[in-house]
Molecule: small-subunit ribosomal RNA
Organism: uncultured prokaryote
RNA sequence: AGAGUUUGAUCCUGGCUCAGAUUGAACGCUGGCGGCAUGCUUAACACAUGCAAGUCGAACGGCAGCACGAGAAAGCUUGCUUUCUUGGUGGCGAGUGGCGGACGGGUGAGUAAUGCGUGGGAAUUUGCCUGGUAGUGGGGGGCAACCCGAGGAAACUCAAGCUAAUACCGCAUAAUCUCUACGGAGCAAAGCUGGGGACCUUCGGGCCUGGCACUUUUGGAUGAGCCUACGUCGGAUUAGCUUGUUGGUGGGGUAAUGGCCUACCAAGGCGACGAUCCGUAGCUGGUCUGAGAGGACGAUCAGCCACAUUGGGACUGAGACACGGCCCAAACUCCUACGGGAGGCAGCAGUGGGGAAUAUUGGACAAUGGGCGAAAGCCUGAUCCAGCAAUGCCGCGUGUGUGAAGAAGGCCUGCGGGUUGUAAAGCACUUUCAGUGGGGAAGAAAUGCUUAGGGCUAAUACCCCUAAGAGCUGACGUUACCCACAGAAGAAGCACCGGCUAACUCUGUGCCAGCAGCCGCGGUAAUACAGAGGGUGCAAGCGUUAUUCGGAGUUACUGGGCGUAAAGCGCGCGUAGGUGGAUAUUUAAGUCGGAUGUGAAAGCCCCGGGCUCAACCUGGGAACUGCAUUUGAAACUGGUUAACUAGAGUGUGGUAGAGGAGAGUGGAAUUUCAGGUGUAGCGGUGAAAUGCGUAGAGAUCUGAAGGAACACCAGUGGCGAAGGCGGCUCUCUGGACCAACACUGACGCUGAGGUGCGAAAGCGUGGGUAGCAAACGGGAUUAGAUACCCCGGUAGUCCACGCCGUAAACGAUGUCAACUAACUGUUGGGCUUGUCCCCUUAGUGGCGCAGCUAACGCGAUAAGUUGACCGCCUGGGGAGUACGGCCGCAAGGUUAAAACUCAAAUGAAUUGACGGGGGCCCGCACAAGCGGUGGAGCAUGUGGUUUAAUUCGAUGCAACGCGAAGAACCUUACCAGGUCUUGACAUCCCGAGAAUUUACUAGAGAUAGUUUAGUGCCUUCGGGAACUCGGUGACAGGUGCUGCAUGGCUGUCGUCAGCUCGUGUCGUGAGAUGUUGGGUUAAGUCCCGUAACGAGCGCAACCCUUACCCUUAGUUACCAGCGAUUCGGUCGGGCACUCUAAGGGGACUGCCGGUGAUAAACCGGAGGAAGGCGGGGACGAUGUCAAGUCAUCAUGGCCCUUACGGGUAGGGCUACACACGUGCUACAAUGGGCAGUACAAAGGGCUGCGAAACCGCGAGGUGGAGCUAAUCCCAAAAAGCUGCUCUCAGUCCGGAUUGGAGUCUGCAACUCGACUCCAUGAAGUCGGAAUCGCUAGUAAUCGUAAAUCAGAAUGUUACGGUGAAUACGUUCCCGGGCCUUGUACACACCGCCCGUCAAGCCAUGGAAGUGUGUUGUACCAGAAGCGGGUAGACUAACCUUCGGGAGGUCGCUCACCACGGUAUGAUUCAUGACUAGGGUGAAGUCGUAACAAGGUAACCGUA
Repeated sequence: AGAGUUUGAUCCUGGCUCAGAUUGAACGCUGGCGGCAUGCUUAACACAUGCAAGUCGAACGGCAGCACGAGAAAGCUUGCUUUCUUGGUGGCGAGUGGCGGACGGGUGAGUAAUGCGUGGGAAUUUGCCUGGUAGUGGGGGGCAACCCGAGGAAACUCAAGCUAAUACCGCAUAAUCUCUACGGAGCAAAGCUGGGGACCUUCGGGCCUGGCACUUUUGGAUGAGCCUACGUCGGAUUAGCUUGUUGGUGGGGUAAUGGCCUACCAAGGCGACGAUCCGUAGCUGGUCUGAGAGGACGAUCAGCCACAUUGGGACUGAGACACGGCCCAAACUCCUACGGGAGGCAGCAGUGGGGAAUAUUGGACAAUGGGCGAAAGCCUGAUCCAGCAAUGCCGCGUGUGUGAAGAAGGCCUGCGGGUUGUAAAGCACUUUCAGUGGGGAAGAAAUGCUUAGGGCUAAUACCCCUAAGAGCUGACGUUACCCACAGAAGAAGCACCGGCUAACUCUGUGCCAGCAGCCGCGGUAAUACAGAGGGUGCAAGCGUUAUUCGGAGUUACUGGGCGUAAAGCGCGCGUAGGUGGAUAUUUAAGUCGGAUGUGAAAGCCCCGGGCUCAACCUGGGAACUGCAUUUGAAACUGGUUAACUAGAGUGUGGUAGAGGAGAGUGGAAUUUCAGGUGUAGCGGUGAAAUGCGUAGAGAUCUGAAGGAACACCAGUGGCGAAGGCGGCUCUCUGGACCAACACUGACGCUGAGGUGCGAAAGCGUGGGUAGCAAACGGGAUUAGAUACCCCGGUAGUCCACGCCGUAAACGAUGUCAACUAACUGUUGGGCUUGUCCCCUUAGUGGCGCAGCUAACGCGAUAAGUUGACCGCCUGGGGAGUACGGCCGCAAGGUUAAAACUCAAAUGAAUUGACGGGGGCCCGCACAAGCGGUGGAGCAUGUGGUUUAAUUCGAUGCAACGCGAAGAACCUUACCAGGUCUUGACAUCCCGAGAAUUUACUAGAGAUAGUUUAGUGCCUUCGGGAACUCGGUGACAGGUGCUGCAUGGCUGUCGUCAGCUCGUGUCGUGAGAUGUUGGGUUAAGUCCCGUAACGAGCGCAACCCUUACCCUUAGUUACCAGCGAUUCGGUCGGGCACUCUAAGGGGACUGCCGGUGAUAAACCGGAGGAAGGCGGGGACGAUGUCAAGUCAUCAUGGCCCUUACGGGUAGGGCUACACACGUGCUACAAUGGGCAGUACAAAGGGCUGCGAAACCGCGAGGUGGAGCUAAUCCCAAAAAGCUGCUCUCAGUCCGGAUUGGAGUCUGCAACUCGACUCCAUGAAGUCGGAAUCGCUAGUAAUCGUAAAUCAGAAUGUUACGGUGAAUACGUUCCCGGGCCUUGUACACACCGCCCGUCAAGCCAUGGAAGUGUGUUGUACCAGAAGCGGGUAGACUAACCUUCGGGAGGUCGCUCACCACGGUAUGAUUCAUGACUAGGGUGAAGUCGUAACAAGGUAACCGUA
């Protein structure tokens, strides 16, 4: 410090997710030791049991218990036991009294301020402690305990009697205390104990002295109370709150100020700087995180607060409204004799419960600290320790060295090996920790005791202080630590390995099981699931889950945005607020500096020290960024004062304008009405129909009526804040601009709330209504058509008044001000002799520099550079919705969530693809023609059906006379039988045998059995090679699966003209440019232009063939001339010609003219065999279709292995209601039949072609010449031509089908061959919708040959013969190319996608209600208690005139008040028949709204 994820790719916006750190954690797996920490985050839920606050006999009366002593009595073993008496001693239960139980310990429920933090303050108090001051005199009356009774189950209570005090009460004394009218008045106490010389004594003591205690008062210290400023969570869908409320006066009350309380008076106080209300929460030092600023948290430790079952209350006291005190009420639990009582673990342990989850009913007061005490000491679950828990942090160990045969085993493998791996074993060492035995610190210093010195004192007692000495005190503790012993001995796991993110293979599984933090893996080759091997990371831990911060600049103070991504209010005016021109003076609030105080300690940081290190502990420093006080400075901001004119405004004079309101008025047009002329249609549409019209429409003319809107002018012209404003005239009125001067003197800008204006639609009332026109009616269209189109038509549109308050109210751009290149148009004004030009100013447009922007774009009218103020945004959906509030007559508007759900949603631009977008161009694409198919019969292929099997594949074009260039057996892969198992075939091993061969038997055959002949070749004499048989196991074998694992081959777009690269340039980038443009071409062919310049694969050419010529050659081809001739180039002969087959030539827009940019090229012409690519072929760019083929072949993986392999005979692939494709033959006279007769090319031939001749009607047979082929044969070419016949008919057309007879091939023609002859003579008379081929030697037509092949073509391939018609043209159909445009598509339109409905699930709203909590108001009620009152009862201290009084207690009562109750509101939550919309999911139904002109452009508001 970043990374993953939206897209085909890109940049941006934007969310989601990850890597880090963290924790009082929990869970899973695992677990050796130690140190230091930490440990109910949930039920402030309920608690059994034990302990947690006592102590003082040196305050007191005392003596229940214990011990000792004394005395008495009894028993006896005469020194013991028992009993009794005795406070005499040590001590001490209970009690009186004092001090302490207000500390310590726990918890965080409540509390948003009676709290906390920081700073400041005045009107207070403070037990114990401490410095002063002054005292401590003398009396009195009771009450516990105790004793005696009584009640009660108990708790406990009542009554009578006695008694002490440091308990209680007077009196005395009293100021530097309190009160005061300033004269004065008032107020206290207690003793206990140690020591002691003289003196006194009732022998207790007095007295002196020390200590402690007590009283008054005043300081201090400490603690506490109170006041105040600032800071201290969220909600405005909480906007008004408040009556003791705010203030004053008098009084009361308190330790003290104060409405703290009360009476009266005034009417205040708080609040958008957020009162009140609601929700949540103890606050802080700090902790975690972060670069910081911040954010989150507030366990342990420390400070403060609050609470102690819930609520209320006071008492005592220095201090409490009191955790282990009291009273009352309530709930709960327990005891009970039913009458009553008892209790409060949020102390330490512990229990139950809750929960994912949190420990021992331990030891000790040894240390530190606390209470009491003079002290010893006692108490102390504070504390110190131990126990449990890997809960965390830190440290250590689980060995070290050597060791290659790289062992075995595992895993992988390309079978060679690799890896685990120096790892192990082996060898040599060490012994930390744990174990056993032994030793052994520190935590302990005191008090007390002894001695010495000092203080006090009359004192060498006592007591206190200091020093020295001896001794005592350890829970932890079997301590830390040290030594010895033995032995590698007792000690390693967890997660991960697709990317992010370090780490890879095999097996299993097969969208299953499963994984997953995000993206996403899994549908038969999964580095993503599970296991294994290996690896990576951390390590006594490792992962997961949860939390917080970070990354997130994703709330932006540091540090973001708002034209199109989320985001500028529809527009003004204006309040508060914010902000503000220029000069001088002053001030010192802000600002900046110095000093002082404070900012607790701990923590963080720095430097040291101590535990062997570290964690941890400890000393010092720094820091605590803050607050306060004080003292300076005066630039800037603010305040004050004075003055200024540049901002703003006013005045004077002009100018333009659909600016606004009202009144009037004009013409054109539509419609209607009236009349005239006139006759059959009009109107409307894609085409129609509804509609109007013979009752006279439409057309045309005249007149009238009425409403609405204002052609031309008219203009990216004008005006207005926006909405908006358009005939003309008048009246009233707002604003703007210009010029020159004068005046005011900052008066300015913005603007939360507020207020006004605000298109259309809509609403109310009343008018008006020509045209148009929601709704509605009808006609069409359509599968439907509640639409688009047509005919009608009402609200409405218009006016007046009043509402509504929204629009894609848009420049999707808030207002104001300043600054920042040019050029060009236009409106208003000024300047000007000028209607010219220039300049200037205010508007309104275009283009464009810098700059900005994600890009598009903006660019002085900024989206540039700045300033001021306001509004708004924070992922998509849910949703601008629900609920609540406000507004509205309503419609609705405004404000405005959440649950839930997704990993995206979006913007701009790019490349494609697509469009019922556009432009240009091409193609037998259409058109123009010729001939077909579709109808018939047959052939052939396919589908379907059938079957034991009808083997398999091919399936739009681009499967279907296709693989198959040829299924009777074979082929053959299929089926039913019978049969073999190392196999029909390959390699290796062992054994035997030459190989080979004859015959017979069984069987359908495969096969099985018997049998005959035969002994070979090489040799180093061991054996070897080939072959056959038998055996063992490795293996063979598979037309079994996967063409979606593949190679190769092929089809198709398409012989379409395209597809790319290097360098450069442009762009943030994907990409673009080049390749686009202007021409041209069959062509990205060429030329020109050009930020491109070049190049490659394609095109073309090179190749073959054909058309012309030449050269060479001349047999088997040829024959002009010459000769011969059987008349056949047959022979001699000849290479002239044809031809053959080698090599050349030829054609290149080369030449001429025109057009064109003078180019490329095109048009025409000449010449030429051929002319603009001469014809034909081979040749197929980058790619597309997961196109086809595992059955040509090859091949990964999977599967079968006495079978899915091998061999065998028979059957099937040839089936047949039907459907389709491709063909053949026809339907006839351009023809059929018969007879005669002419002319090819290209092929094939030895397992062959097979002549002549003969036989047969014929297929064919006999025959065998010739030919290994320019020689011989197949071989007859046919259409054609000539002649005759048929005369339009189911025929002399057509030949299917069937019967009979044959031929040929072949082991074999039954299933199932071809051909021949005789006979038979079906459909069919030119073919519906639709559809195919072809542009010239082509279509059409005619025959010939070949491959395959024993035989078997109407198929395929090749060959020649005869030989047309038409093309105006590119509007349309189909396909394609280029450019451009739109796009929400990218699996790319066979795309994407919307809504209803049906069924499932989820959360939410409404709802008659129901339930719970909180709370307001009014009223009832009123425990305990303080206070007030008091007629009742009682009453020790003091006073008394002895009657009583003062005072007190109880009782009663009043006020206040907790619980409780009633009524009525508000509000939260839960629930609710039914209901509403929303979300989601594999698939369903109906349509097709949007994205292309999405097929009616889309969208916004409204009905």